[in-house]
Molecule: small-subunit ribosomal RNA
Organism: uncultured Deferribacteres bacterium
């Protein structure tokens, strides 16, 4: 830090995907040990059992057990001690703290940063001050009484720090002055005056002279403190506008109630405001935060453990108590659930700690202990604490140890591969030396404890005290759940300790078998259909490591939501256009303030985490101090350059003024010709029209042409342009009106008036729409011809809305430059409108120079490229508008606009790995240009008709062996199936084999005959004893035998080699260096010529160069030479007339060497070029003919049956022998021939000339026999020597157009050769028979000259067989004006959505399955609002006929009396309480309408997805009607 993935390849958009890191996780595999963490994320579901909040010298009353002691009738009973007890009660403090848990909550509820002069604080700190004098109860307890119970109520006695009366009292608290000082101007703080009101509780210890004294705790009240709390602000805090308006105590004000306390907090009254797009209101979601993962950061996620706030304790509602609460372990209603129950009534709240059921992918022990640390109560001692400290469970995370070290090579074995040779596993094990973490055993062992208490000592205080209390020292004594744990030591002993994913790329790691598009895999791109580095196994290998994988999440790659950091001509994205509001954002100079900046202090940003330094655990995770940071806040001094805010001013911005100018700008009224219809009317007669071609239509009722004249619409020809004008839509005859806008050039004024614009108003092509005219042309729908397989088109006749015009609506277009607006800069050339100056002229042009419009070409730069380029797509500024993978969707649902059509807003499930944009090569095209070839034409013969051969299908069959399938299979492999070939089929046989190598035996080898048998085969007899020797063998043969192995014409030619065929004998295919280009690629090779050729020539960012082309090679066409037999014979000679001979070396020929032709001359034409045209000469002229030669490729083309050869498969059979059968089959198709139809013939007889070939198991002469296939017989010939060996042609007869004297099928019959053998199943003869066929439909082949056509000869193969093949030579033509078309190619160029390349991609209905979604009569929950009903408990208010001990008036009565008046005991009445009624207010609950949101639904409606359905054929090429 990047990588994979759209394409044949390329750049670029752009989505998907991976690598890293984290987790409160789970799940598979595996799994020694320790320490520190951490553990219900789901059901704020239910909860059994046990703890999780009590305590106390303040009261009163007060057991038991047990011990001792009397009594006893032996049943007991009393008494002391247990006891200052235990358990209950009264009464203080505590239970509001700790612990749980995130359900509500988008709020001042949380962070932060402030106020409170609008508040409260128990306990404790500290200071002053006081504590006096009475009273009358109720609990526990007795006594009874109701209830199943939980409990309830009635009588009676009693205490206190429990209640109540007085009393004293302030600097407290109220009211009402003034003073001083602050002050935020509201007001508050001191000190002071006046009037009024408010208090109490006692217990302990200790001394005592018994009156008190001292301490210690406690109480009352006051001030201040500390602590905690409450309350109000500022700023910040998530998504939705498919939620846009909301709000009636609502804003605010008076009053007045309330509270610790400010406020509509609550009342009553006034007023009528309050919030909102800077997003109120509703609606989803959601506990904030310190901090936590992540990240280079900026940021994004997220709020488990810790920590700091909040809320909340079964669900709702309420109050009391109290400093503190609306109280998780109180209370009261209400609902729901559970549970007891005698059915009347009652009990209950684990989201404390454990557990348990449930739910769920998942989370723990119903454990010790209060040693420690905190907390409550107490004076303490102690009690209590499921807080907490510890320990149990869980690899759940993190960190650290181990599972041994070092020596061992016959590199062992075993297993894996293997080219059979080896090689990997590997120093790895084995073995042998050592150690001792850890684990076991045993032995020793902490720290964590510091107190408080008590007890002696002893210093201060207090006090009369050496008693006592307080405070501090000192000594002593004690207290450990973990756990005999950490840790040490010593002893045995490598022992009891290694797994999991990967191994196609990405992304470290390869092979082998299995499998056979099955089975599987996969995070993405993909893997699998017989050789799978991808499945699945081994074997080896990578990575990690007590863990390794795999699911899930989050962040991060991803700059793919861009502040840091992106875009918007064609890839997603510029609004159709212009006014313009709110906003942004804005010109120069002064001066001023300081909000924004800047600079400096002060505070705060809790602790914890982060990060640095030290230190504690043996490291380390962990924990500890100490730092530094917390990027933010608040406040204060300073500064004024910028921004902003006040003043003043300026003139460059922007407008106003005068004077010209151009122009299809608009809007209204007039008016003009010309076409085209249509009527009138004359002339004239049979068509007109229309098309590719016809037909429909029109016309003899006179069209069509044509000439006159009227009607009536609608558009405006040349002018016309790259021109003009408007923002934009868009704007064309003239002429007049009324109107907006721009350009020019001069002057004067104004004085930032300005840009931009979310909403908002407003114009908008055509096509609809309403209304009312109007209608010549044109023309959706429609109708008819036509065209087609069809043709609701394309093309023709018609023709109706509509196109017009008025007046209102629609508001959309590929409304496009697919390129907002404005401002400013930054190289040029050249056209053009409009406007000025200049120069020059009488003038007007050309020419310079400068403002605005409007085009091309192009610099630099920018672009992914392409192109843009002063009219930017450059460079920069301001402001708006859109985008974020492709489909689903220009859609659905809301909503809002519309008369409707519809428009605007605008989404989701599902789906895909891509969709796309630019260029590059190719290939295509019913695109184009140039060109070539028997490619068409022009010519000659053929094929398709007959027959018959022979292939081939397809049929058949026991088998009819295999292959080959357009062209490029089909007289093809097959240059030759009776056997055999033979691979088929049927039977009969063999099993180391018929054929090879090796071992071991025997044997010479091998021939003959005989007999079974169809034959292979057995059986037996007989003849035969070889070669070489160094005498040991030894080479070949042949039987037997064992087993390694042979053997396969058995599969796969889509594993292959080789080999071959095709485009194509087409001219192409490339490569090096350089240049261009980000890149695939280009250039070269294109471009002008020219050729058969990329042949050459010229030009040119190319300049060479390979393999193709041509050349060389071999034929053949001329001549020369050299040689002369088996070849020749011109002159000579002989001759039996035969080059036979002699002899010749001239020719013919033969076959070696040369020659020759090279556009070499010559004239034209061309560029002074290739070349091309003519011409000479030449035997040959322009690559003379012909052949051999086949470039990079292409068809996965053809052959495993020619041959090799991988891998499968068969092994007494798919080898192998053998005998007959079969390939020869026959209803048919069809390919390629033959041989005919006939007189250019056909039949007899006569007679001329070749070439190349073959020949000893051969060719055979001549002679004989046969009609004749042939036989017999044999010269010659191992060949330029002998043989095979010519026909058409000629010549002259004969036939006369017919099924013939044409044709010869087919059949009978006789034969002949070969071969063991012609029956299936050879070829010839002769004799007879005499089919079809009289020149061939549609179609389709060959060939340009020694060719076609036509004539016969030879050859391979072969024992026989040729109409096929292959070669040979005789006779020998016509025709080509050209390249429009058919078909193939080839070079340039275009277009493209194709790259398996058009036999290519590709759309849409239908039809079938699946998913998910929108409508639905409606059905059913949650929510949630308004009205209205009832209304628990409760607090407030009212209320009187009920109770009521203190306390208050009266009156009556005891007793004292200082006569005032206390005082006992009754009453009456008040005050206060209690209970009860009434009231407001209200929780749940009912009744009704509504709002949003989910499920669910008969049917519908379109969507997507699915290897091989149906119908077309829209669309990519001019895609066949451009889209």
């Nucleotide at each position: 830090a990047g990588a994979g993935u759209u394409u044949g390849a390329u750049c670029c958009u752009g989505g998907c995907u991976c690598a890293g890191g984290a987790c409160a996780a789970a799940c598979g595999c595996u799994g020694g040990c320790g320490g520190c963490g951490u553990g219900c994320c789901u059901a704020a579901c239910a909860c059994a059992u046990g703890c999780a909040a009590g305590u106390c010298a303040a009261g009163g009353a007060g057991a038991a057990c047990g011990u001792c002691c009397c009594c006893u009738u032996c049943g007991g009973g009393g008494g002391a001690u247990u006891a200052u007890u235990a358990a209950a009660c009264u009464g203080g403090c505590g239970u509001a703290c700790g612990g749980g848990u995130g359900a509500g909550u988008a709020a001042c509820g949380c962070g932060u940063a402030g106020g409170c002069a609008a508040c409260c604080u128990g306990c404790c700190c500290u200071a002053g001050a006081g504590a006096c004098c009475g009273g009358g109860a109720c609990a526990a307890c007795c006594c009874a009484u109701c209830g199943a119970a939980a409990g309830a109520g009635g009588g009676g006695c009693u205490a206190a720090u429990a209640c109540c009366g007085g009393a004293u009292a302030a600097u407290g608290c109220a009211u009402c002055g003034g003073a001083u000082c602050c002050u935020c101007c509201g007001g508050g703080a001191u000190a002071u005056g006046u009037u009024g009101u408010u208090a109490a509780a006692g217990g302990g210890g200790c001394c005592u002279u018994a009156g008190g004294g001292u301490c210690c705790c406690g109480c009352u009240u006051u001030g201040g403190g500390u602590u905690g709390g409450g309350u109000c602000u500022g700023c910040g805090u998530c998504c939705g506008a498919u939620u846009a308006g909301u709000u009636u105590g609502u804003u605010g004000g008076u009053g007045a109630g309330g509270u610790a306390a400010a406020u509509g907090c609550u009342c009553a009254c006034c007023a009528a405001g309050g919030c909102g797009a800077u997003g109120a209101u509703c609606g989803g979601u959601a506990g904030c935060u310190g901090g936590u993962c992540u990240g280079a950061g900026a940021g994004g996620a997220u709020g488990a453990u810790c920590a700091g706030c909040c809320a909340c304790a079964c669900u709702g509602g309420g109050a009391u108590u109290g400093a503190g609460a609306u109280a998780c372990g109180g209370c009261c209603c209400a609902g729901a659930c559970u549970c007891c129950u005698a059915c009347g009534g009652g009990a209950g709240g684990c989201a404390g700690c454990a557990g348990u059921g449930g739910g769920g992918a998942a989370u723990c022990u119903u454990g010790c202990g209060c040693a420690a640390u905190g907390g409550g109560c107490g004076a303490a001692a102690g009690c209590c604490u499921g807080a907490c400290g510890c320990a149990g469970c869980a690899a759940c995370g993190c960190c650290g140890c181990g599972u041994g070290a070092c020596c061992g090579a016959u590199g062992a074995a075993g297993c894996u591969c293997c080219u059979a040779g080896g090689a990997g596993u590997g120093u790895a094990a084995a073995g042998g030396u050592c150690u001792g973490u850890c684990a076991u055993g045993a032995g020793g062992g902490a720290a964590g404890a510091a107190c408080a208490g008590u007890a002696u000592c002893u210093a201060u205080g207090u006090a009369a005290a050496u008693a006592g209390c307080a405070u501090g020292g000192a000594u002593a004594u004690u207290u450990g759940a973990c756990g005999g744990u950490a840790c040490c030591u010593c002893a045995u002993a490598a022992g009891a300790a290694a797994g999991c994913a990967c191994c196609g790329g990405c992304u470290a790691a390869c092979u082998u078998c299995g499998u056979g598009c099955c089975a599987g895999c996969a995070g993405c791109c993909g893997c699998g259909g017989u050789a799978a580095u991808a499945c699945g196994a081994g074997g080896g290998g990578u990575g990690c490591u007590a863990g390794c994988g795999u699911u899930g999440u989050c962040c991060g790659g991803a700059a793919u939501c861009a502040c840091u950091g992106g875009g918007c001509g064609u890839a997603a994205a510029g609004g159709g256009c212009g006014c313009g509001u709110a906003g942004g954002c804005g010109u120069c100079u002064u001066g001023g303030c300081a909000a924004g900046c800047c600079u400096u202090g002060a505070u705060u940003g809790a602790a914890a985490u982060c990060c640095c330094c030290c230190g504690g655990c043996u490291c380390a995770a962990c924990c500890g101090g100490g730092g530094a940071a917390c990027u933010g806040g608040u406040c204060a001094g300073g500064g004024a350059a910028c921004u902003g805010c006040c003043a003043a001013g300026a003139u460059a911005g922007a407008g106003u003024u005068u004077g010209g100018u151009a122009g299809g700008g608009g809007a209204g009224a007039g008016u003009g010709g010309a076409a085209u219809u249509c009527c009138u009317g004359g002339u004239g007669u049979a068509g007109c029209g229309g098309u590719g071609a016809u037909a429909u239509g029109c016309g003899u009722a006179g069209a069509u042409a044509u000439c006159a004249g009227g009607a009536g619409g609608a558009a405006c020809a040349c002018c016309u342009a790259a021109a003009g004008c408007g923002a934009a839509g868009g704007c064309a005859g003239c002429u007049c009106u009324c109107u907006g806008g721009g350009c020019c050039a001069a002057u004067a004024c104004u004085g930032a008036c300005g840009c931009u614009g979310a909403g908002g108003c407003g114009c908008g092509a055509a096509a609809g729409c309403g209304u009312g005219g109007g209608g010549a042309g044109c023309a959706a729908a429609c109708a008819g011809g036509a065209u087609u397989a069809g043709a609701u088109a394309c093309c023709c006749u018609g023709g109706u809305a509509g196109u017009c015009c008025a007046c209102g609506c629609u508001g959309u277009a590929a409304a496009c430059g697919a390129u907002g607006a404005g401002c400013a800069c930054u190289u040029g050339g050249u056209g053009u409108c409009g406007g000025g100056g200049g120069a020059u002229u009488c003038g007007a042009c050309c020419c310079c120079c400068u403002c605005g419009g409007u085009g091309c070409c192009g610099u630099a730069g920018c672009u992914a490229a392409c192109g843009u380029g002063u009219u930017a797509a450059g460079u920069g500024c301001u402001c708006c508008g859109c985008c974020u993978g492709g489909g689903a969707a220009c859609u659905a649902c809301g909503a809002c606009c519309g008369c409707a059509a519809g428009g605007u807003u605008g989404a989701a499930a599902c789906u895909c790995a891509a969709a796309g944009g630019a260029a590059u090569u190719g290939a295509c095209g019913g695109g184009g240009g140039c060109c070539c070839g028997c490619a068409c034409a022009a010519g000659c013969g053929g094929u398709g008709g007959a027959g018959c051969a022979u292939g081939u299908g397809g049929u058949u069959u026991a088998a009819u062996u295999c292959g080959a399938c357009g062209c490029a299979a089909c007289g093809c492999g097959a240059a030759g199936a009776a056997c055999c070939u033979u691979a088929c089929c049927u039977g009969g046989g063999u099993u180391u084999g018929a054929c090879a190598u090796c071992c071991u035996g025997u044997g010479g080898a091998u021939u003959u005959g005989u007999a079974a048998g169809a034959g292979a085969u057995u059986a037996c007899a007989a003849a035969g004893u070889g070669c070489c020797u160094u005498c040991g063998g030894g080479a070949g043969c042949a039987c037997a035998g064992a087993g390694a192995c042979a053997g396969g014409u058995g599969c796969u030619g889509c594993a292959u080699g080789g080999c071959u065929g095709u485009c194509g004998u087409c001219a192409g295919c490339u490569c090096g260096u350089g240049u261009c280009g980000u890149g695939a690629g280009a250039u070269g090779u294109u471009u002008g010529g020219u050729u058969a050729a990329g042949u050459c020539c010229a030009g040119c960012a190319a300049c060479g160069a390979g393999c193709g082309c041509a050349a060389c090679c071999c034929u053949u066409a001329u001549c020369u030479u050299u040689a002369g037999u088996u070849g020749c014979c011109a002159g000579c000679a002989c001759u039996u007339a035969g080059g036979g001979u002699g002899g010749g070396a001239a020719c013919u020929c033969u076959a070696g060497a040369g020659a020759g032709a090279c556009u070499g001359c010559c004239c034209c034409g061309g560029u002074a070029a290739a070349c091309g045209g003519g011409g000479a000469g030449g035997a040959a002229g322009g690559u003379g003919g012909g052949g051999a030669u086949g470039a990079c490729g292409u068809c996965a083309a053809g052959u495993c049956c020619u041959c090799g050869u991988g891998g499968c498969c068969c092994u007494u059979a798919u080898a192998u022998c053998c005998a007959g059968g079969g390939c020869u089959a026959c209803a048919c198709a069809c390919g390629u021939g033959c041989u005919a139809c006939a007189a250019u013939g056909g039949u007899a007889a006569g007679u001329a000339c070749a070439a190349a070939g073959g020949g000893c198991a051969g060719c055979a002469a001549g002679c004989c026999g046969g009609u004749g296939a042939c036989g017999g017989u044999g010269c010659g010939c191992u060949a330029a020597u002998c043989c095979c060996u010519a026909a058409a042609g000629c010549u002259u007869a004969u036939c006369u157009c017919a099924g013939u004297c044409c044709g010869g099928a087919u059949u009978g019959g006789a034969g002949u050769c070969u071969g063991c053998a012609a029956c299936u199943c050879g070829a010839c003869u002769c004799c007879a028979u005499g089919a079809a066929g009289u020149u061939g439909g549609a179609a389709u082949c060959g060939c340009u000259a020694g060719u076609a056509a036509u004539c016969g000869c030879g050859g391979a193969u072969c024992a026989g067989c040729a109409u096929g093949c292959c070669g040979c030579g005789g006779u020998g033509a016509a025709u080509a004006u050209g390249u429009u078309c058919c078909c193939g190619g080839g070079c340039c160029u275009u277009g493209u959505a194709c790259a398996c390349a058009c036999c290519g991609c590709c759309c849409g209905u239908c039809a079938c399955a699946c998913c998910a979604u929108g409508a639905g009569a409606g059905u059913u929950g949650a929510u949630u609002a308004u009205a209205c009903c009832c209304g628990a408990c409760g607090u407030c208010g009212c209320u009187g006929g009920g109770c009521u001990a203190a306390c208050u008036u009266c009156c009556c009565u005891u007793u004292c009396u200082u006569c005032g008046g206390a005082u006992c005991g009754g009453g009456c009445a008040g005050a206060g309480g209690c209970a009860g009624g009434c009231g407001c207010c209200u929780a749940a609950g009912g009744u009704a309408u509504g709002g949003u949101u989910g499920a669910u639904a008969a049917u519908u409606g379109g969507g997507g997805u699915g290897a091989a359905g149906u119908c077309g054929u829209a669309a990519c090429a001019a895609g066949g009607u451009a889209a």